[in-house]
RNA sequence: GCCCAGGUAGCUCAGUUGGUUAGAGCAUUCGCCUGAAGAGCGAAGGGUCGCCGGUUCGAAUCUGGCCCUGGGCA
Numbered sequence: 001g002c003c004c005a006g007g008u009a010g011c012u013c014a015g016u017u018g019g020u021u022a023g024a025g026c027a028u029u030c031g032c033c034u035g036a037a038g039a040g041c042g043a044a045g046g047g048u049c050g051c052c053g054g055u056u057c058g059a060a061u062c063u064g065g066c067c068c069u070g071g072g073c074a
Base pairs, nucleotide, nucleotide: 001073002072003071004070005069006068007067010026011025012024013023019057028044029043030042031041032040050066051065052064053063054062
């Protein structure tokens, strides 16, 4: 240099053929429970969907460029 895969919450990830509120588990905080804690149950907070453009009535999803990570070829 070229090719492939990936980048979504603090962490690990899902998100189907573009469709109207962006989610799960763990973690954190609060409540219930307990003598207390843990476990269990319930709730809450937390996101420029890597960045900048394009297409579209509508983009995490399609598309162009760039950045980062991993793998392959040379």